A computed fold for a 345-nucleotide part of an RNA from Parcubacteria group bacterium Gr01-1014_20, annotated as large-subunit ribosomal RNA, domain IV. Rfam family: Bacterial large subunit ribosomal RNA.
[in-house]
Context: one part of a larger RNA
RNA sequence: UUGCCGUUAAGGAACUCAGCAAACAAGCGGCCGUAACUUCGGGAUAAGGCCUGCCCAUUUUUCGCAAGAUAAAUGGGCUGCAGCGAAAGUAUCUCUGGCGACUGUUUACCAAAAACACAGCUCCCUGCGAACUCGCAAGAGGAUGUAUAGGGGGUGACGCCUGACCGAUGCGAGAAGGUUAACGGUGGGGGUGGAAUGUAGCAAUAUGUUCUGCUCACUGCCCGAAGCCCUCGUCAAUGUCAGCGAUAACUAUAAUCGUUCUAAGGUAGCGCAAUUCCUUUCCGGGUAAGUUCCGGAGCGCACGAAAGGCGUAACGAUCGGAGAACUGUCUCAACGGCAAGCUCG
Numbered sequence: 001u002u003g004c005c006g007u008u009a010a011g012g013a014a015c016u017c018a019g020c021a022a023a024c025a026a027g028c029g030g031c032c033g034u035a036a037c038u039u040c041g042g043g044a045u046a047a048g049g050c051c052u053g054c055c056c057a058u059u060u061u062u063c064g065c066a067a068g069a070u071a072a073a074u075g076g077g078c079u080g081c082a083g084c085g086a087a088a089g090u091a092u093c094u095c096u097g098g099c100g101a102c103u104g105u106u107u108a109c110c111a112a113a114a115a116c117a118c119a120g121c122u123c124c125c126u127g128c129g130a131a132c133u134c135g136c137a138a139g140a141g142g143a144u145g146u147a148u149a150g151g152g153g154g155u156g157a158c159g160c161c162u163g164a165c166c167g168a169u170g171c172g173a174g175a176a177g178g179u180u181a182a183c184g185g186u187g188g189g190g191g192u193g194g195a196a197u198g199u200a201g202c203a204a205u206a207u208g209u210u211c212u213g214c215u216c217a218c219u220g221c222c223c224g225a226a227g228c229c230c231u232c233g234u235c236a237a238u239g240u241c242a243g244c245g246a247u248a249a250c251u252a253u254a255a256u257c258g259u260u261c262u263a264a265g266g267u268a269g270c271g272c273a274a275u276u277c278c279u280u281u282c283c284g285g286g287u288a289a290g291u292u293c294c295g296g297a298g299c300g301c302a303c304g305a306a307a308g309g310c311g312u313a314a315c316g317a318u319c320g321g322a323g324a325a326c327u328g329u330c331u332c333a334a335c336g337g338c339a340a341g342c343u344c345g
Base pairs, nucleotide, nucleotide: 001340002339003338004337005336006335007334008333010331011330014329019326029051030050031049032048037042039157053078054077055076056075057074058073059072060071062069063068079083092324093323094322095321096320097319098318099316100315104116105115120155121154122153123152124151125150126149132141133140134139158311159310160309161308163241164240165239168238169237170234171233172232173231174230177229178228179227184222185221186220187219188218189216190215191214192213193212194211195210196209197208198207199206200205242260243259244258245257246256269303270300281297282296283295284294285293
């Protein structure tokens, strides 16, 4: 010096991101007592107070035919610093918020949570050889199930609720019209064979007509489905939910009015919030002093209703704030024990 352990005057969280760590208290029994709140089950061993050893007597309890055993109540006595007398083992508590209802699950080896799941709610698909999933297929699961069943998406107990908008995107339904592919049909054009024949020419050859094949990445028209355009519906589908100006007999404010745009202009509830930049907002509480905390206010930079809104008893190795008790966390350090470090072997 380091590790582990122990003790400490006075103070007692002044330490620190944070009472982290340590300490304290209580001590699975008995008696008494127990608040707010509440889903009436809880909260609750709430909190808090007292008792606990040994001896004697009396009266009861249960079992027993009895002897007796067992448990308790009452009264008296003895004793120590101390009576769950040791050891082991064994809740610190209270007040107030956020989040998540809860028990559960998770990043094996830095994250246990407010994340995931959950019961409940809701939407969509599926009539059975089901939808869906795996597989090239056969086949299998779904299911030896049958819509009170199965699959998928979202939300997440419970309570009160879940507003407006279908213009865009998606999905469902519709079929009058427009547009629209290949195939098929029918013309034109090009290329290349065969047959007959005309004209010019002595001939070679050139140029036509008719008939009949094959062929083309050329071109016109006819027919031609779904889709798209179109018409409705649908938001617990993806999503969206305004601006400016003026106005009341102090001032201020604006119930009110005007105007522009929109598919419709954010309703209830909540709100400086796990969301607020300005911001340590303003007011109140708590403190001697409070960027945190609690309550209230609201022009919400940039809450908001199943990517749910707001509450909520119980629960949580959850995250904030306050207090009691307690302490070497600290003021501020000291001492002791064991081990290592050092020396020798």